This is a predicted structure of a 74-nucleotide RNA (transfer RNA) from a Cyanobacteriota bacterium. NCBI's taxonomy places the organism under Bacteria, Bacillati, Cyanobacteriota. Its mean pLDDT, the model's own confidence on a scale to 100, is 80. Rfam family: tRNA.
RNA sequence: GGCUGAGUAGCUCAGAUGGUUAGAGCGCUCGGUUCAUACCCGAGAGGUCGGUAGUUCAAUUCUACUUUCAGCUA
Numbered sequence: 001g002g003c004u005g006a007g008u009a010g011c012u013c014a015g016a017u018g019g020u021u022a023g024a025g026c027g028c029u030c031g032g033u034u035c036a037u038a039c040c041c042g043a044g045a046g047g048u049c050g051g052u053a054g055u056u057c058a059a060u061u062c063u064a065c066u067u068u069c070a071g072c073u074a
Base pairs, nucleotide, nucleotide: 001073002072003071004070005069006068007067010026011025012024013023019057028044029043030042031041032040050066051065052064053063054062
């Protein structure tokens, strides 16, 4: 240099051939339980869906470019 894959919550990841509120587990906060802690149970907070543009009535999803990481190849 060329090709491929990935980027979504603090972490690990899911998500539909575009549509009605963006989710799970762990973690965090509060409450319950306990003499107390842990376990367990309930509730809650936390997201510009890497960036820019395009298509569309509507984009996390499709397209282009770009950026970071990983792999393959010369």